Background: The RNA shown here (c-di-GMP-I riboswitch aptamer) has 86 nucleotides. It was read from a public genome assembly, where an Rfam model found it. Of the family's consensus pairs, 95% are formed in the model.
């Protein structure tokens, strides 16, 4: 410097269920536990994707459609650093 190649030692996060909050829900956060993670570290308004619909609109109407301004970094993606190896 490259390249995430790999049986990550010492150490790191914590899925899903339960229980408590907050929210119209999506989904947060705090316990609690490990399905997993080599960036499961940060970034969501100006990469792309995906959820939800409190309100809006569409309908004659609706439990039927559409729409983020709401939300997800453990989907890709961008960015920062770490182990081992070369």
């Nucleotide at each position: 410097a490259u390249u995430g190649a790999a049986u990550a030692u010492c150490g790191g996060c914590a899925a899903c269920c339960c229980c408590a909050u907050c929210g119209a829900a999506a989904g947060g956060u705090g316990g609690c536990u490990a399905c997993g993670c080599a960036a499961a570290g940060c970034u969501a308004u100006a990469g792309g994707g995906a959820c939800u619909a409190c309100u809006u609109c569409u309908u004659a109407a609706a439990c039927a459609g559409a729409a983020a301004u709401g939300u997800c970094a453990g989907c890709c993606a961008g960015u920062u650093g770490c182990a081992u190896a070369u």